Source information:
The part of an RNA shown here (small-subunit ribosomal RNA, central domain) has 349 nucleotides and comes from an uncultured bacterium. The full RNA is in RNAcentral, with records from ENA and SILVA. Its mean pLDDT, the model's own confidence on a scale to 100, is 89.

[in-house]
Context: one part of a larger RNA
RNA sequence: UUGGGCGUAAAGCACGCGUAGGCGGGUGCCUAAGCGGGACCUCUAACCUCGGGGCUCAACCCCGAGCCGGGUCCCGAACUGGGCGCCUCGAGUGCGGUAGGGGAGAUCGGAAUUCCCGGUGUAGCGGUGGAAUGCGCAGAUAUCGGGAAGAACACCGAUGGCGAAGGCAGAUCUCUGGGCCGCCACUGACGCUGAGGCGCGAAAGCUAGGGGAGCGAACAGGAUUAGAUACCCUGGUAGUUCUAGCCGUAAACGAUGGGCGCUAGGUGUGGGGGAGCGAUUGCUUCUCCGUGCCGCAGCUAACGCAUUAAGCGCCCCGCCUGGGGAGUACGUUCGCAAGAAUGAAACUC
Numbered sequence: 001u002u003g004g005g006c007g008u009a010a011a012g013c014a015c016g017c018g019u020a021g022g023c024g025g026g027u028g029c030c031u032a033a034g035c036g037g038g039a040c041c042u043c044u045a046a047c048c049u050c051g052g053g054g055c056u057c058a059a060c061c062c063c064g065a066g067c068c069g070g071g072u073c074c075c076g077a078a079c080u081g082g083g084c085g086c087c088u089c090g091a092g093u094g095c096g097g098u099a100g101g102g103g104a105g106a107u108c109g110g111a112a113u114u115c116c117c118g119g120u121g122u123a124g125c126g127g128u129g130g131a132a133u134g135c136g137c138a139g140a141u142a143u144c145g146g147g148a149a150g151a152a153c154a155c156c157g158a159u160g161g162c163g164a165a166g167g168c169a170g171a172u173c174u175c176u177g178g179g180c181c182g183c184c185a186c187u188g189a190c191g192c193u194g195a196g197g198c199g200c201g202a203a204a205g206c207u208a209g210g211g212g213a214g215c216g217a218a219c220a221g222g223a224u225u226a227g228a229u230a231c232c233c234u235g236g237u238a239g240u241u242c243u244a245g246c247c248g249u250a251a252a253c254g255a256u257g258g259g260c261g262c263u264a265g266g267u268g269u270g271g272g273g274g275a276g277c278g279a280u281u282g283c284u285u286c287u288c289c290g291u292g293c294c295g296c297a298g299c300u301a302a303c304g305c306a307u308u309a310a311g312c313g314c315c316c317c318g319c320c321u322g323g324g325g326a327g328u329a330c331g332u333u334c335g336c337a338a339g340a341a342u343g344a345a346a347c348u349c
Stems, first nucleotide, its partner, number of pairs: 003321004007303002012317001015199003021193003025087007033080002035076008048066007090190001091187003094183005102176007109153001113149008124135002161168002205246006214240002219235004257316006265294013298305002322349003331342004
């Protein structure tokens, strides 16, 4: 629990699909549930309110009306609802184009790193603020040739693109989702939102089996220091990778839920279309979609937002209601576990 709010003060679910429900375009006719008007019936007594009356007043008592509604019938038809038609601007389909690191699988490539083998070669290398631990005459570092492995893809690269979000980047092939533009052929409101529900969901973590180059929690050593369970250095296990299955969290952020309409402009950039000029890539301009910056009105506590709104409106959902206790306890559901979800109170300021 009215109300007022949710970018940063408490508050937008991480994101989607969708059930119930809520809400819903234009037009014609019908209906009359909601809605408006009228008539009649009813609404025990007391209480309460108003008017009047009785105890000398008042409390108190009495009378009348009202209050809260309920029912039946008649009338009305603008709006909401219901029924039956029609329509095309919402939504969708078709057709023709188009951009893209959107997703899945497979194959291939080069640079670098480490390791192994061989050649050259000799006393150092490495590392730091300076060192030391470490590696090296059993031949290291450096350099050349050969081989193996795993992971990540320099330049292009962007202030750029795609995706609902998480996220997505070497190349090629196969399969596959969505968008945008143009035509205006088709369907004819088929729509929006969405409690529950279902799915997707970075990293870390978990289970089983592979893999393991580099990096690297833990750990060990060397330094530093008063100490140094750190920062720096030398090593290094899990992990990072793959397959299958869990987990379900995040500063999952634009800290800004989704949809539709309306409300000055300027300038960049990505994708498409039209027109004019130029005819080789170009220039000018209009337009639709995306993505940035600046800025008016307006909004805002301010910062700032400002056609990608935090402006002006409508619809639907989620959420907030002083700080701490506490995202804790208990209970329940889920999970192998870690834990997740839901989520108090005492007490205290």